[in-house]
């Protein structure tokens, strides 16, 4: 230099063939419930879906193109 995977909430991941208002778990914030603590319960907040352009009525999903982190090849 090539070629192939992952990059989605603070952490771990989900999101078949582009179309519901982008979700789960665990963590976080109230608040119930305890003499307090954990457990549990209830509500809630947090995502320019790694950046940028592109197609498309419509893009996390498709094409370019970069950046980073794994893995083979050389």
């Nucleotide at each position: 230099g090539g070629g192939c995977g992952a990059g989605u909430a603070g952490c771990u991941c989900a999101g078949a063939u582009g179309g519901a208002g982008a979700g789960a778990g665990c963590g976080c914030a109230u608040c119930c419930c305890u003499u307090a603590c954990a457990a549990g319960g209830a509500u809630g907040a947090a995502g320019u879906c790694g950046g940028g352009g592109g197609u498309u009525c419509a893009a996390g999903u498709c094409c370019c193109u970069u950046c980073u982190c794994g893995c083979c090849c050389a």
This is a predicted structure of a 74-nucleotide RNA (transfer RNA) from an Anaerolineae bacterium. The coordinates come from a structure-prediction model, not an experiment, and the mean pLDDT is 82. Rfam family: tRNA.